[in-house]
Molecule: transfer RNA
Organism: Endocarpon pusillum
RNA sequence: GCGCUGGUAGUUCAUCGGUAGAAUAUUAGCCUUCCAAGCUGGGGAGUCGGGUUCAACUCCCGACCAGCGCA
Numbered sequence: 001g002c003g004c005u006g007g008u009a010g011u012u013c014a015u016c017g018g019u020a021g022a023a024u025a026u027u028a029g030c031c032u033u034c035c036a037a038g039c040u041g042g043g044g045a046g047u048c049g050g051g052u053u054c055a056a057c058u059c060c061c062g063a064c065c066a067g068c069g070c071a
Stems, first nucleotide, its partner, number of pairs: 001070007010024004018054001026042005047063005
């Protein structure tokens, strides 16, 4: 330099045009003599810019970052 894959919650991953969800973490309550465990609830996220569309995390283009391969 070229190609491929990926970028979503503090972390690990889903969802692949129509409300963004789970686990874990965090937090409040219940339970318990207390703690742990358990149960219920709350808050928390689409890398950035443009395009297509009635509607974009999703499709297209570019940039940035990470990984892999080739030279």